Predicted 3D model of a 76-nucleotide RNA (transfer RNA) from Anaerolineaceae bacterium 4572_78. Lineage of the source: Bacteria > Bacillati > Anaerolineae > Anaerolineales > Anaerolineaceae. It matches the Rfam family "tRNA". It is annotated as a transfer RNA. Rfam links the family to the GO term triplet codon-amino acid adaptor activity. It was read from a public genome assembly.
Formats: sequence, C1' cells, structure tokens
RNA sequence: GCCUUUGUAGCUCAGUUGGUAGAGCAUCCGCCUUGUAAGCGGACGGUCGUCAGUUCAAAUCUGACCGAAGGCUCCA
Repeated sequence: GCCUUUGUAGCUCAGUUGGUAGAGCAUCCGCCUUGUAAGCGGACGGUCGUCAGUUCAAAUCUGACCGAAGGCUCCA
C1' cells in the first nucleotide's frame, strides 16, 4: 500500500424487506426476608463511529474519512 470483517445503552450483544431502536448484566427504586444474598417488579440509560449522498422516510442502501481485528504484497 491492497483486501476482508467490524463500530448500536456503562459492559456483552440482537435488530427480519428501509417504516416508532431492543435484550441480558450493571446502576437506582420498590416488593419479599428478622437481616443479607438470591428471587420478583419497575425506572434510568442511545448524536446507532464521523461527514456527505439517495429516499416521503436510513442503525439498515451508496461514497469518503476515523478507530479495531485478521489476511496479502513490497523492501531488506
């Protein structure tokens, strides 16, 4: 330098044909318990990597850029 995969909540990850962004864990509150853990219920938490394009409508399609992982090539 080239190619492939990848970036979504604090963490680990889903997200179907483009049509209101979700789960588990964590955190907070409540229930339960003599109390704690466990269990149960609820709440909080998102510029969907950035910018631009297409579209009535983009996490999803297209391009560029940035980050991460892997592979290839060149030099010696």